[in-house]
Context: one part of a larger RNA
RNA sequence: UCAUGGUUAGGGAAUUCGGCAAAUUAGCCCCGUAACUUCGGGAGAAGGGGUGCCUGCCCAGCGAGUGGGCAGGUCGCAGUGACAAGGGGGCUCUAACUGUCUAAUAACAACAUAGCAGACUGCAACUCCGUAAGGACUCGUAUAGUCUGUGAUUCCUGCCCAGUGCGGGUAUCUGAAACCUCAGUACAAUGGGAAGAAGGACCCGUAAACGGCGGGGGUAACUAUGACCCUCUUAAGGUAGCGUAGUACCUUGUCGCUUAAUUGGCGACUUGCAUGAAUGGAUUAAUGAGAGCCCUACUGUCCCAACCAUGAAACCG
Numbered sequence: 001u002c003a004u005g006g007u008u009a010g011g012g013a014a015u016u017c018g019g020c021a022a023a024u025u026a027g028c029c030c031c032g033u034a035a036c037u038u039c040g041g042g043a044g045a046a047g048g049g050g051u052g053c054c055u056g057c058c059c060a061g062c063g064a065g066u067g068g069g070c071a072g073g074u075c076g077c078a079g080u081g082a083c084a085a086g087g088g089g090g091c092u093c094u095a096a097c098u099g100u101c102u103a104a105u106a107a108c109a110a111c112a113u114a115g116c117a118g119a120c121u122g123c124a125a126c127u128c129c130g131u132a133a134g135g136a137c138u139c140g141u142a143u144a145g146u147c148u149g150u151g152a153u154u155c156c157u158g159c160c161c162a163g164u165g166c167g168g169g170u171a172u173c174u175g176a177a178a179c180c181u182c183a184g185u186a187c188a189a190u191g192g193g194a195a196g197a198a199g200g201a202c203c204c205g206u207a208a209a210c211g212g213c214g215g216g217g218g219u220a221a222c223u224a225u226g227a228c229c230c231u232c233u234u235a236a237g238g239u240a241g242c243g244u245a246g247u248a249c250c251u252u253g254u255c256g257c258u259u260a261a262u263u264g265g266c267g268a269c270u271u272g273c274a275u276g277a278a279u280g281g282a283u284u285a286a287u288g289a290g291a292g293c294c295c296u297a298c299u300g301u302c303c304c305a306a307c308c309a310u311g312a313a314a315c316c317g
Stems, first nucleotide, its partner, number of pairs: 001312008010303002014301001019298001027051005036041001038152001052074009075079001087296007094288002099111002115150007127136003154282003158213003163210002165206005172201003180193004214232005241275001242272001253269006
């Protein structure tokens, strides 16, 4: 000097990206317990008090080295005397939850999930495996099976079918070879024609299919703003909500609260570079080794270091 462990006056997060690490708390009994809530929870919420030993007695029990209780006494700094053994609270984001995952750098907000919705399928089903025979689904039968999306509950899920898909229709047009027919060829080749399947053109439907959801100008008796009007244009021009967001460039937006001081956090506003409704929107009790912030308790994280124990390195021998 390092590693591991221990103690520390006064202060108590001033440390740091960040209380990382450490400390605090801790068992059992009694009292007591908020917001919110899906009425189950939250909850061990929070916050208090007690706890050893001796003597006597009471109750329960068939009884016990049993369980519950009362009174008196007594010792220590300390009675769950060692070990073992929750720190607590508040606000927000996110995912409903328990669960799953990158064996060996990621445990998460990712995956899954119940619930919701759509599509296909009448059984010798759809779908899948196999060249086939055959097999799985299934010794199941639409309250079933397969595929796809979303992701508990609650309140909801707006407009667009022009494009790309998908489904249906189709008088007409297009539409290969073979067959038919005409020409041609001693036979053929070859050339022309008619008819015409699927598909396409054309028409209709379909967005919890893939997806999409505008610009300019004017206007109210201060100003500002623009309910209102005009115009170009589209398939339709973003509805309810939410909103400086895990999405906002400008941006440390503006205001309020929090601090002595805040690019943080929370609550509002909101002209949203480039939010938005099952590519789900908004909200939610409970849950989380998830993310951010605050308060309290506590502390060698720090002010600012010191000492002790064990071990290592290094130096001397």
RNAcentral holds the full RNA, with entries from ENA. This is a predicted structure of a 317-nucleotide part of an RNA (large-subunit ribosomal RNA, domain IV) from a Thermoplasmatota archaeon. Rfam family: Bacterial large subunit ribosomal RNA. Rfam 15.1 lists 51,934 matches to the family in 10,816 species. Its mean pLDDT, the model's own confidence on a scale to 100, is 87. Taxonomically the source falls in Thermoplasmatota (Archaea, Methanobacteriati).